The part of an RNA shown here (small-subunit ribosomal RNA, 3' major domain) has 482 nucleotides and comes from a Phycisphaerales bacterium. The source organism's lineage runs through Bacteria, Pseudomonadati, Planctomycetota, Phycisphaerae and Phycisphaerales. The sequence was found in a public genome assembly.

Context: one part of a larger RNA
């Protein structure tokens, strides 16, 4: 001076408590551990590995992870010497699983040119520097990142104490979400953090109407802002206004600053992101990229073919879908945000019971299209392993694509498991949250999406308190720790 204590004291957080859903139970998915295996490629390892890299494993991806065939200046770069004219590229033909390999046809282009030729660059081919390597080592690096934690702390210069490590400032007393502010004060100030300043979104006001809108007025129609027209209104998408404890009362030290209230759309940070200090974890990545050492250089490299990453006595995460009636089923009928669309989005409309076909109107899109469920309304089911539940098999098909056996999704008929709300234990959530409902996107041919990043719809319940469990801030003590 730190660390640390089943020492104190003061404060905070969904940390407990009050509540709502949940996971442990079962079926699938998905990831890891284990077993297996020619191989089941690496890597992640309390929190902070385990729907993690991977935002897409059938071939490719993919890794020499396996088996096998093949190659040796190499699939890539860039430089030298030599070499010969066509090599390369096309286009054939034997071989092969292919990659290759081996023959045969053709035939360039720029300068000089005596029309014989000669020479150059690109290509080839031999040789030689050398290329390659997701080969080790995150305990040799950079960069990036994760956590404590969006927790409020971390430090400096000058001064002053101290023999000196050091201290003071940053302690006391308020007070705040804040080392936030304010008053004491050997201190006085500054930095990095905090807040602010940036972005969406609640209110209004003004530009501005287009492909959006539609209130007056006119046409039209079997309807439809469909058309004239308007800029009112919605909206859109620029600029501004607005929230400052600024007003009023109380409280309090005449301070900060808190309490209540007025006006307001909105009130004391308005709600949400973004933003992550000083270090911790030798924390994570040499397989994003970079990069030192090492290692390898007829091979750990580079090409292919077919497997493998998907394997299954088992055991743990995360998660979909149930166990029903606040359900299920059939039929009607509304009502969204945000994105995305040219090898795309695809309407009417026809054929199929359906996946989906056939065909294309329109749209590079506030114009066209993708395109909504949970809701309401009527009926059937009457508490059963059932009209719940839907896995697992059979059988027929549909889509993508060279190709769906290993190993894709999707739909139709049939099949209908286990599961009656889950031991111990445990996990998120304070408001437009949870809970519930359906949409879009990246990735992408497809697609194992139930993942994961966003939209909107509907939409509650608790929260007396701070005594305990978990973490943290400060002050104080105590120590055989540093």
């Nucleotide at each position: 001076u730190g660390a640390c204590g089943g020492g104190g004291g003061c404060u905070c957080a969904c940390a407990c408590a009050a509540g709502c859903g949940g996971u442990g139970g079962a079926g699938c998915a998905u990831g890891u551990g284990g077993c297996u295996u020619a191989a089941u490629u690496c890597g992640a390892a309390g929190c902070a590995a385990c729907g993690c890299g991977a935002a897409g494993a059938a071939c490719c991806u993919u890794a020499u992870c396996c088996u096998g065939g093949g190659u040796u200046u190499g699939a890539c770069a860039u430089g030298u010497a030599u070499g010969g004219a066509u090599u390369a590229a096309c286009u054939c033909u034997a071989u092969g699983a292919a990659a290759g390999u081996a023959g045969a046809g053709c035939c360039a282009c720029g300068c000089c040119u005596u029309c014989g030729g000669g020479u150059g660059g690109a290509a080839c081919a031999u040789a030689c520097a050398c290329a390659g390597g997701u080969g080790c080592u995150g305990c040799a690096u950079g960069g990036c990142u994760g956590u404590c934690g969006u927790c409020a702390g971390c430090u400096c210069g000058u001064g002053c104490u101290g023999u000196g490590a050091a201290g003071u400032g940053u302690c006391g007393g308020g007070u705040u979400a804040a080392g936030u502010c304010c008053c004491u004060u050997a201190a006085c100030g500054a930095g990095c953090g905090c807040a602010a300043c940036c972005c969406c979104u609640g209110u209004c006001g003004u530009u501005a109407g287009u492909u959006g809108c539609u209130a007056a007025c006119a046409g039209g129609u079997a309807a439809u802002g469909c058309u004239g027209a308007g800029g009112a209104c919605u909206c859109u998408a620029g600029c501004g206004a607005g929230a400052c404890u600024g007003c009023c009362g109380g409280u309090g030290u005449u301070a900060a600053a808190c309490c209540g209230g007025a006006g307001g759309a909105a009130g004391g940070u308005g709600g949400g992101g973004a933003u992550g200090a000083c270090g911790u974890c030798a924390a994570g990545u040499c397989c994003g990229c970079a990069u030192g050492g090492c290692c390898u250089u007829u091979a750990u490299g580079c090409c292919c073919a077919g497997g493998g990453c998907u394997g299954c006595a088992c055991a743990c995460g995360u998660g979909c879908u149930a166990c029903a009636a606040u359900g299920g089923c059939a039929g009607g009928u509304a009502c969204a945000g945000a994105a995305c669309g040219a090898u795309g989005c695809a309407a009417u409309a026809c054929c199929g019971c359906g996946a989906g076909g056939u065909g294309g109107a329109g749209c590079a899109a506030a114009u066209c299209g993708c395109a909504a469920a949970a809701g309401c309304c009527u009926g059937c089911c009457c508490c059963a392993g059932u009209u719940c539940g839907g896995a697992u098999u059979g059988g027929a098909g549909g889509c993508u694509g060279c190709a769906a056996c290993u190993c894709g999704c999707c739909u139709c008929c049939a099949u209908g498991a286990a599961g009656u709300u889950g031991g111990a234990a445990u996990c998120g959530c304070u408001a437009g949250u949870a809970a519930u409902c359906g949409c879009g996107g990246a990735u992408c041919a497809g697609c194992u999406a139930c993942g994961c990043c966003g939209c909107g719809g509907u939409g509650a319940a608790u929260a007396c308190g701070u005594u305990c469990c978990u973490g943290a801030g400060c002050c104080u003590u105590g120590u055989a720790c540093a």
Model confidence (mean pLDDT): 82 of 100.